Annotation: Small-subunit ribosomal RNA from an uncultured bacterium, 1377 nucleotides, folded computationally.

């Protein structure tokens, strides 16, 4: 820095990622080299072979070998002597170094920096002296033995640089004095003087090399100090040689190191003891830095050496490859009894994710040993294996477009892979092969007075060169959702997968897979593990407790921390100079060397630290000494439920007593338990008892807090005011301690009115272990002892100073003109703000501002304030308090929504008042269910259900069953035959669909005249067609709802850290976010409105098909006439609260049987549907992606289903009757329709209807009769209601009424007498109610769409029941109750 809690927001806070790193593992891949590095684990066992010897110039010496010489002499044997070498063996040095581990070890360590006046030092440097005379042994050897075997035993005998003794002998040690000089308490140190004591080894031999004593250096070391170096208090107490003293052993030295004695001490909250973890440091990784976290290679220290112990030898060890002693393991073994110790090197085995060869070499460097020649070294140098890390180079290079081919995508047009490849020209790094090759070499030996000079030495096989040969041998890994650079396609279908954190997969997944492409890295690439970063997420650098985690319930005080004002002093912090020291390595700068770089070398820097001198004194500090503002003290007032104890008081409550009383009480939302005639409940009076203290009372008081309310009296805390007496920093704060601490709870006694956990009834309730009721123990109450917790809260620790202000209430002084007033001021409790400050809310001199001291807490959620250990408590339980496991968030404040059986305002046929209905009853009709071969398919609460369907006998049709067709019923393009064409008659097989076959009729246009193009038929193969298959949750369009509700939104400006607010909120008004006032908003857009039809009025035009006052006519507006009037169908006026009065804010607007009008406050009715909502509906109108079927999922026929039929539901029609039925009857519309048609007249029939066919493409003909209406009868009955259901004869429509039409005539006359819960429509020309048309339609309506006749009731209101609008208010909802 960035993803992640949320719709969104700010914040808090966890958890992820991106960066470096490593002794790494794992998977994929793999060409060189140079440099580095590699058993982290079982310090677990270990076969084998090395890894410390060496010296003949210390000593004796045998056996062998070589040389050379003699003798013997068989000439290749043997024996002598000389010289070399040499196994063991004495001796001298060395083996305490080098080489490995890191197991212990929180100090007997390790870092720093001192001390040793408390010490040692082999071999090396230097300086001084000396090196005399003796002399006993032992090993190898040789004998005799013992044993399996390591080994041993007795006897002999011999050397030395072994070992003893003598003697000389000091400048040496030590005691004791004396005297100088220093010094840190002992003493150092020089000089002197006495006494004691102690050397020595010799080799070769020109020279050297040793060998004693004895001063001094340098290196090494022992020891003692100071300071620093993990966890852990859920370890508080530890200790007996333990702390010190004396005296003695001991030691290279100092010391309880050790012993004896004495004495009682020593350490610890600045963590002792104890458990647990670990070598320690230079450094190493990260980080900006402080830090963290580690200690591989490499360098210094320490400790280990199979596990414990011990000591000898030595200058040096308690010794890795020496010794004893116990153990375990393991090996040999004659069973008697030995033998061993890879944590050297290489190697095995195990165990494990996991770490190398049983190499070369002493050439270099270094070491041991020797005069040296040399010899020994697994130290070291090299090689060897591991991409284990870093570093370097290579896998070509140049041109090269028709952008080849191939892949992959596609909108089919092309893009992309891509100059990439091929092709042509070129080069030779790296490996390959072959051949030369400097350098790591110089010292040392030898000559030679010297210069010099000669000679000997490479384990590694190298840089680097030539010469062949040829793009030839040499690219992969990881990832492309976001963070995080890179995306498409096809597979897959919550499967298979994927995943670091959020999250991808449920049929169009840039997250699985796989291609292609692309991106990053490159001999690599990724993963997993670990450390640090990021994380200011333990905050010193640099954080925080009001609400997110976080203030201790509150006080007193221990130790600590911190601490007024002046002077003098000191010099510990603190500051400046100087000086030691901080090994080298590494880091860091420069500068050099390998072809560069890794690596490496010199210089310097720089190591931030410790230590010593030496000076500064402002500041903290430390000592004196004085002050008064800080705390106290004193004096004289005030207020007050402060606290503790004692007495005393009235009401109201219960129970007892007595009177009156008579039938209920009481209690609830409504009731019941309950009490009551044995007399309750009401009332008088009287008594007794507990327990609380009404009014005052008051965001007032007092008290640390918890808390304190009647009144009197005693005792006693603090607190404020005012004097400026008095003390002089006597202060603050407070870990651990003490002590206070509501209610509840416990233990003993007492007490008991009301009240009420427990528990008993009643009641509610699906239940109801609640909540409502009747009762009622424990307890509240008192005393005395415990508990010790609370949302102990202002969710704010205490204390000091500073920093605007206004107002209120309480306690007081001062000042006053004397008032009921106003002013200063001091202290308490309150509300509202400035600045600041806050994530906001807020907070704000009572701070959550600005600073200091101090003390408790906090570090993601959950697990869990749990478990377990310690305390404490009779006990309940408190206090302290983890961990596994588990999630990706828990959270704070804030915003906008959506909900509320939240609050407020309003509207609506929403209630409410009314009419009428639906549910019951027959039909119709839609739907479920069932059923069926199919009963095609959709629509699902309001917003499916007389809906899609303005009409299923075939057809419609999509669905069965059977029968056929396959470029296809239809569309465009190819090729080949043929031919216009197009009707009509009728025949055979057949269900037909289809095949086969006759006949008449009629026959094209252009032409370049070719059967050429166009049409048209038949073939034929192939692109294709065709799907009412599938996905409305891929979509477009279209519609439904909400709702004709009054909302939706933007532009600027403001406000806010944002989201997001303002505007649109408020005061009025309206149907209406209509209008109008106001106002940080000013304005504007979608809606409303208004514009459009249509209906009511009126005026002009116009006058046929319409119409007929007035004039003829007639049966008739028929004709002549006329256009006035109705009408018709184009243009116009009219209405706008405009005019009065009233109200209102003087606006808006509102009200008035006002006034004028046909029409008044939107005049009726239509059309118009704001952002948006519900993954509403609808791939079956269409359109349209993706999937699917392709002799079918596609097309053709015929028949059957969509019309079934125990049964639910919805819509509707008839009716149940008299507001009716039947019968009459020459009453009155409007709106449509008509040529494949409406049809007059007249005619036939009881009807449907059927014959005739006038007139009409209709204001002219015509459907057409309107019905309700009026008269008249029926008289309350299952009827003269009321028509189902059925017979049976018919009429029509069609190709055809059987499944399955419609109507007529007749006979048949079923349910039904008005409907249960519950439910639906309407506020006016509406509801009821009556008829009429039309679409679809061949024919079929009780359904729709229209029209028109009669034409009623009712609204007091807005409590309620459903919806909706705005405001506000509560949330832990947001796919939103």
């Nucleotide at each position: 820095g960035a993803g992640u809690u949320u719709g969104a927001u700010c914040c808090u806070g966890g958890c992820u990622c991106a960066g470096a790193a490593c002794g790494a593992a794992c998977g994929u891949u793999g060409g060189c080299g140079g440099c580095g590095u590699g058993g982290a684990u079982u310090a677990g066992g270990c076969a084998u072979g090395c890894a410390a010897g060496u010296c003949g110039a210390a000593c004796g010496a045998a056996u062998c070998c070589c040389u050379g010489a003699g003798g013997g002499c068989u000439u290749g044997c043997u024996u002598u002597c000389a010289g070399g070498g040499g196994a063991a063996g004495u001796g001298g040095c060395g083996a305490a170094a080098g080489g490995g581990g890191c197991a212990g070890u929180a100090a007997g360590g390790c870092g720093u920096g001192g001390g040793u006046a408390a010490c040692c030092u082999a071999c090396c440097c230097u300086g001084g002296g000396g090196u005399c005379c003796g002399g006993c042994a032992u090993a190898g050897c040789c004998g005799u033995c013992c044993u399996a075997a390591c080994g041993g035993a007795c006897g002999g005998g011999u050397a030395a640089u072994u070992c003893c003794g003598g003697g000389c002998g000091a400048c040496g040690u030590a005691a004791c004095g004396c005297g100088a000089u220093c010094g840190c308490c002992u003493g150092a140190c020089c000089g002197u003087g006495u006494u004691a004591c102690c050397a020595a080894a010799g080799g070769u031999u020109u020279a050297c090399c040793g060998c004693c004593c004895u001063g001094g250096g340098a290196g090494g070391g022992g020891c003692c100090c100071a300071c620093g170096u993990g966890g852990u208090a859920u370890u508080a107490g530890c200790u007996u040689g333990u702390u010190g003293g004396u005296g003695a052993g001991g030691u290279a030295a100092c010391g309880g190191c050790u012993c004896a004695c004495c004495a009682a001490g020593g350490c610890a909250a600045a963590g002792a003891u104890g458990c647990c973890u670990a070598g320690c440091g230079g450094g190493u990784g990260u980080g900006a830095g402080a830090g963290c976290a580690c200690g591989a290679c490499c360098c210094g220290c320490g400790c280990c050496a199979c596990u414990g112990g011990c000591a000898c030898u030595g200058a040096g060890a308690c010794a890795c490859u020496g010794g004893c002693c116990a153990g375990a393991c393991c090996c040999c073994u004659a069973c008697g009894g030995g033998a061993g110790g890879c944590u050297g090197c290489a190697g095995u085995c195990g165990a494990g994710g996991a770490u190398c060869u049983u190499c070369g070499g002493c050439a270099a460097u270094g070491g041991g040993c020797g005069c040296a020649a040399g010899c020994c070294u697994g130290a070291c140098c090299g090689a060897g294996c591991g991409a284990c890390g870093c570093c370097g180079c290579g896998u070509g290079u140049g041109c090269g477009a028709u952008g080849a081919a191939g892949g992959c995508c596609u909108u089919c047009g092309g893009g992309u892979u891509g100059u990439a490849a091929a092709g042509c020209a070129c080069u030779g790094u790296c490996g390959a092969g072959g051949g030369g090759g400097a350098g790591g070499a110089a010292a040392g030996c030898c000559c030679g007075c010297a210069a010099g000079g000669g000679u000997c030495u490479g384990a590694c096989c190298u840089a680097u060169c030539c010469c062949u040969g040829g793009a030839g041998g040499a690219a992969g890994c990881a990832c492309g959702g976001g963070c995080u650079a890179a995306g498409u396609u096809c597979g897959u279908g919550c499967c298979a997968g994927c995943a670091g954190c959020c999250g991808c997969g449920g049929u169009a997944a840039g997250a699985c897979g796989a291609a292609c492409c692309g991106u990053g890295c490159g001999a690599a690439c990724g993963u997993u593990g670990u450390u640090c970063g990021g994380a200011u997420u333990c905050a010193c650098u640099g954080g925080g407790c009001u609400u997110a985690a976080a203030g201790g319930g509150c006080g007193c005080g221990u130790a600590g921390g911190c601490g007024g004002g002046u002077u003098c002093u000191c010099a510990a912090g603190u500051c400046c100079g100087g000086g030691g020291u901080g090994a080298a390595a590494u880091c860091c700068u420069c500068u050099c060397g390998c072809u560069u770089a890794a690596c490496g070398a010199g210089a310097g820097a720089a190591c931030u630290g410790c230590c010593c001198c030496g000076g500064a004194u402002a500041c903290u500090g430390g000592g004196a000494a004085u002050c008064u503002c800080g705390a106290g003290g004193g004096a004289g007032g005030u207020a007050g439920g402060g606290g503790c104890a004692u007495g005393u008081g009235g009401a109201a409550c219960u129970u007892c007593c007595g009177g009156u009383g008579g039938a209920g009480c009481g209690g609830u939302g409504a009731a019941a338990u309950g009490c009551g005639u044995a007399g309750a409940u009401a009332u008088c009076g009287g008594a007794a008892g507990g327990a609380a203290c009404g009014c005052c009372g008051g965001u007032g008081g007092c008290g640390a807090a918890a808390g304190c309310g009647a009144c009197g009296u005693g005792c006693u805390g603090g607190a404020c005011c005012u004097c400026a007496u008095c003390u002089g920093a006597c202060g603050c704060u407070g870990a651990g301690g003490c002590g206070c601490g509501a209610a509840a709870g416990c233990c003993a006694g007492g007490g008991g009115a009301g009240c009420a956990a427990a528990c008993g009834g009643g009641a509610u309730u699906a239940g109801a272990u609640a909540c409502c009721c009747c009762g009622g123990u424990a307890g509240u109450c008192c005393u005395g002892g415990c508990c010790c917790u609370a949302a102990a809260c202002g969710a704010u620790g205490g204390g000091u100073a500073c920093u605007a202000g206004a107002u209120u209430g309480g306690a007081g002084a001062c000042u006053g003109a004397c008032a009921u007033g106003g002013g200063u001021u001091u202290c308490c409790a309150a509300u509202c703000g400035a600045a600041g400050c806050u994530a906001a809310a807020g907070u704000g001199u009572u701070a959550a501002g600005u600073a200091c001291c101090c003390c408790g807490c906090c570090u993601g959620g959950g697990g869990a304030g749990u478990a377990u250990g310690g305390u404490c408590g009779c006990a309940a339980g408190g206090c302290u308090g983890a961990a596994a496991c588990u999630c990706a968030a828990a959270g704070g404040a804030a915003u906008u929504g959506a909900c509320g059986g939240g609050g407020g305002c309003u509207c609506a046929c929403a209630c409410a008042a009314g009419c009428g209905g639906u549910g019951g009853a027959g039909c119709a009709u839609g739907u479920g269910g069932u059923u069926c071969a199919a009963u095609u398919c959709g629509a699902a609460g309001c917003a499916a259900c007389g809906c899609g369907c303005a009409g299923a006998a075939c057809c419609u049709u999509a669905c069965c069953a059977g029968c056929c067709u396959u470029u296809g019923a239809c569309a465009u393009g190819u090729c080949c035959c043929g031919u216009a064409u197009g009707a009509g008659u009728a025949c055979c097989a057949g269900a037909g669909a289809u095949g086969g076959a006759a006949c008449u009729c009629u026959u094209c246009a252009g032409u370049u005249c070719g059967g050429c193009u166009g049409g048209c038929g038949g073939g034929a193969a192939c692109a294709c067609a065709g799907g009412u298959g599938c996905u409305g949750c891929a979509u477009g369009g279209c519609u439904g709802u909400c709702g004709u509700c009054a909302g939706c939104u933007c532009g600027u400006g403001u406000c806010g850290u944002g989201a997001g607010a303002u505007g649109u909120u408020g005061g009025g008004u309206u149907a209406a976010g209509u209008c109008c006032c106001g106002c940080a908003a000013c304005g504007a857009g979608c809606g409303c409105a208004a514009c459009c039809c249509u209906c009511g009025c009126c005026c002009u035009u116009a006058g046929u098909u319409g119409c007929c006052a007035u004039c003829a006519u007639u049966u008739a507006g028929u004709u002549g006439g006329g256009c006035a009037c109705u009408c018709u169908a184009a243009g116009g006026g009219g209405a706008c609260u405009g005019c009065c009065g009233g109200u209102g804010a003087u606006a808006a607007g509102c009200c008035g049987c006002g006034a004028g009008g046909a029409a008044g406050g939107u005049g009726g009715g239509g059309a118009u549907g704001a952002c948006g909502u519900c993954a509403a509906g609808u791939c079956c109108u269409c359109a349209u992606g993706g999937c699917c079927c392709u002799u079918a999922c596609a097309g053709g026929c015929u028949g059957g289903g969509c019309u079934a039929c125990a049964c639910a539901c919805g819509u509707g029609c008839u009716a149940c009757a008299a507001u009716g039925g039947c019968g009459g009857u020459g009453a009155c519309a409007a709106u449509g329709g008509g040529a494949c048609g409406c049809a007059a007249u007249g005619g036939g029939g009881a009807g449907a209807c059927c014959c005739u066919g006038c007139g009409c493409a209709a204001a002219u003909c015509u459907c057409a009769a309107a019905a309700a209406g009026c008269c008249g009868u029926c008289u309350c009955a299952g009827u003269u209601c009321g028509g189902a259901u059925u017979g049976u004869g018919c009429u029509c429509u069609g190709c055809a009424a059987c499944u399955c039409g419609a109507g007529c005539a007749c006979a048949u006359g079923a349910a039904g007498u008005u409907g249960g819960a519950a439910u639906c429509g309407c506020u006016a020309g509406u509801a009821a109610u009556c008829g009429c048309a039309g679409a679809u339609c061949a024919g079929c309506a009780c359904g729709c769409u229209g029209c028109g006749g009669u034409g009623a009731a009712u609204a007091c209101g807005u409590u309620c029941c459903c919806g909706g609008g705005c405001c506000u208010u509560g949330c832990a909802c947001a796919c939103a109750c």